[in-house]
Source information:
The RNA shown here (Glycine riboswitch aptamer) has 102 nucleotides and comes from a soil metagenome. Its Rfam family is "Glycine riboswitch aptamer". About the family: This family represents the bacterial glycine riboswitch.

Order: sequence, then structure tokens, then C1' cells
RNA sequence: CCAUCUGGAGAGCGGCUGGCGCGAGCGCGCCCGCCCACCGAAGGGGCACGCGGACGCACCUGCCAGUGCGCGCUGCAAUCUCUCAGGUAAAAGGACAGACGG
Repeated sequence: CCAUCUGGAGAGCGGCUGGCGCGAGCGCGCCCGCCCACCGAAGGGGCACGCGGACGCACCUGCCAGUGCGCGCUGCAAUCUCUCAGGUAAAAGGACAGACGG
């Protein structure tokens, strides 16, 4: 890192037009689209603490190397944060954790 098994939260079973199906009718179900309200734990973005890189200055010094300072530049970066994506009954998904195997 991958496979299998197990556990695994949060938030409206929201509203409306149209289409399809059922239906005597009221209506019901599904799908696309739109609108409002929400959630954070697929993925993605941002930063904090922190750890590196280069550079600059100082010390040491023949040079290299080393130490300190600059957090100024830059890389990584969370269960924080954003809410793009995704999600808001069940199902599915699900960060993460445990077991087991490669």
C1' cells in the first nucleotide's frame, strides 16, 4: 500500500414545475431540473502548531562543515477550517479503528 471481515457519526423522509407509471377520482410512487434550510468523516482547497529546503546576517573559520537569528521566501501538513464536490428515513457510501492475509 492492497484485499476480506467487523464497528463506524452528523444534518429536511423539505418545497415547486415538468415527464413517466398506477389510479374512477382525490391522490401515490419514480426520474430530471430549480429553490430554500442544514451536515462534515469519500475526495478536494486553506491555514495553525511543527518538521524540512534555499537564501541573508552573525559567531567560528584558510575553505568545507557547524551553531544562532530572520519565520522574510518556500515544501509537507490535522479529527482545525472552507463547504467546491459529496451528503441530510432505509439502503448505499463513509474519515478512522480492530482482526486477518498478501